[in-house]
Context: one part of a larger RNA
């Protein structure tokens, strides 16, 4: 003297952009954090509109009974009943539009979180695979024909307090199965060529293996009815199967580097090697058997300890010595422990299974749970934040597409925790107010400081205007391309619209007003800053040296002054 994810003391105006559970990887209430897709399926619901029929409030219109009046053949009255129009409601056909439990597909192995565990199965650098895999995505040639049986939802029952489970009927599919076709895929044998050791590469024979459809538009062909409309037909998008290449992405293997311990010296028996043989996407004692004894070590094996690695930060002229927080990379884990399924990929953080601790439920029979996601809570700790907001934006899953979902993120609040800025006014103004200390009593000192005039108004407050983060998407036109097509779809170009959490934010402009805004430590000497009082070897200071026992520039007030400033000191640690 620099630096921290700091805490603590004392003060605290503002803004920007960073950061914020280091201890107990201790236990967690609550809420969110992975959905999506009706354009893959068959049901059900509900809306709106038509079409069958059924019943039919109410209305109209025609007939006009009872029963009354009286001029006795009129008037009033309006039941029964016909006819006609019809709300509503049940049924029934189609259409359009919405929901969505289950079947199926994609995604869930990412994206976030932590460093407990690892001293190497990790990491970082080089490099090798003639020992290997890859969903989605480009790109290249090819294919997509036919048949069956089920299981969920559904219906009937049946068992539990619940979680849930069980039996019969019976149903779709891009679910499952099953035949056919197939090669440059895969196996077997050959055969030629090359090589860097197991061998690569052409190349022949023989033999194995496959698929699903949806949805938009059309009438040019086909067919079917026949103006014209439909698919079986033609075409566009999207999905299907095999197969070559690539892109990205992982698996395996070297080499060399990767803390402290010899008060840790000898370690290993799947250990070390080979022969068979399983396994695996692939090499391998990775696993079995069966044969040999080998193998590693003072260049530190083996044990113990400590720790996640590294880009990097910190310090420092270098050199080296500490560190591993936020960012990024890779790794490990996901209550403890183990094991496997599913998948193109886990041996899977908010899948599943068994065993274990713990915590809740319970009818005691049984069952339910996992915040090292965000937020919040309780422990402990010297100590670390909102139980907000929104998906506008970036970016991710699914989806033809609108679009859903998204604690990834993008905002917000809180904390001086850190850098960085701004302010807290500015000019003028006395041989110098008061007050206060100090005096050798004349003064001296704070001191232009204050007051007083003059101005300004960042800041603050009101009050007004008021960007940018918006690209995209949707329509509607014009051009290219596919097609039989002026449809439909892609693509480009124009013009229209439409979407902002933060937010009336950032900025602006106006009124008001010096008006909202300064402390903290030190002052023997190291080391900038000096007197006075008060204590008396006490109370006390203190990083070293030391200060204090009646005049302490070193205790403790006071005034000065000296230093840094929204900070300033102390304390850890780290160069």
């Nucleotide at each position: 003297g620099a630096g921290u994810g700091a805490a603590c003391g004392c003060u605290g105006g503002c803004g920007g952009c960073g950061u914020g559970g280091a201890u107990u990887a201790g236990g967690c209430a609550u809420g969110c954090a992975a959905g999506u897709c009706g354009a893959g399926c068959g049901a059900u619901c509900c809306u709106u509109c038509u079409u069958u029929g059924c019943u039919g409030a109410g209305g109209u219109u025609c007939u006009g009974a009872a029963a009354g009046g009286c001029u006795u053949g009129c008037c009033u009255g309006g039941a029964u009943g016909g006819a006609c129009c019809a709300a509503a409601g049940c049924u029934u056909u189609g259409a359009a539009g919405g929901a969505u439990a289950g079947c199926g597909g994609c995604a869930a192995a990412a994206g976030g979180g932590u460093g407990a565990g690892u001293a190497a199965u990790g990491c970082g650098u080089a490099g090798g695979u003639a020992a290997c895999c890859u969903g989605c995505c480009u790109c290249g040639a090819g294919g997509a024909g036919g048949a069956g049986g089920a299981c969920a939802g559904c219906c009937u029952c049946g068992a539990g307090a619940a979680a849930u489970c069980g039996a019969g009927g019976g149903u779709a599919a891009u679910a499952c199965u099953u035949c056919a076709u197939a090669a440059u895929a895969c196996c077997a044998c050959g055969a030629a060529u090359c090589g860097u050791a197991u061998g690569g590469u052409u190349u022949g024979u023989g033999g194995u293996c496959a698929a699903a459809g949806g949805u938009g538009g059309c009438c040019u062909c086909u067919a079917g009815u026949u103006u014209a409309c439909u698919a079986u037909g033609c075409u566009g998008c999207c999905g299907c199967c095999a197969u070559g290449a690539g892109a990205g992405g992982g698996a395996c293997c070297u080499g060399c580097g990767u803390c402290c311990u010899a008060u840790c010296a000898g370690g290993u028996u799947g250990u070390u090697g080979g022969u068979a043989g399983g396994g695996u996407a692939a090499c391998g004692g990775c696993c079995u058997a069966c044969c040999a004894a080998g193998c590693c070590u003072a260049a530190g094996a083996c044990g113990g300890g400590u720790a996640g690695c590294u880009g990097g930060c910190a310090u420092u002229a270098g050199c080296g010595u500490g560190u591993g927080g936020u960012c990024a990379g890779c790794c490990a884990c996901a209550c403890c422990g183990g094991g496997a399924c599913u998948g193109a990929g886990a041996c899977a953080c908010u899948g599943c299974c068994c065993g274990g601790a713990c915590u809740c439920c319970u009818a005691c029979g049984g069952g339910a749970g996992g915040c090292u996601g965000c937020a919040g809570u309780c422990g402990a700790g010297g100590a670390u934040c909102u139980u907000u907001u929104c998906c506008a934006a970036u970016g991710g899953a699914c989806g033809a597409a609108a679009g859903u979902c998204u604690g990834a993120g993008a905002a917000u609040g809180c904390g001086a925790c850190g850098c960085c800025g701004c302010g807290u006014g500015g000019g003028g103004g006395a041989u110098g107010a008061a007050g206060c200390g100090u005096u050798u009593c004349g003064g001296c000192g704070c001191g232009u400081a204050a007051a007083c005039c003059c101005c300004u108004u960042u800041u603050a407050u009101c009050a007004g205007a008021g960007a940018g983060g918006a690209a995209c998407g949707u329509c509607u036109c014009g051009g290219a391309g596919u097609u039989a097509a002026c449809a439909g779809c892609c693509c480009c170009g124009a013009g229209a619209u439409c979407u902002g959490a933060c937010u009336g934010u950032a900025u602006c402009u106006g009124g008001u007003g010096a008006a909202u805004a300064a402390g903290c430590c030190a002052c023997g000497g190291c080391u900038a800053a000096c007197u006075c009082c008060g204590u008396g070897c006490c109370a006390g200071c203190a990083g070293c040296c030391g200060c204090g026992g009646u005049a302490a520039u070193a205790c403790g007030g006071a005034g000065g002054u000296g230093g840094c400033a929204a900070g300033c000191g102390u304390u850890a640690c780290u160069c």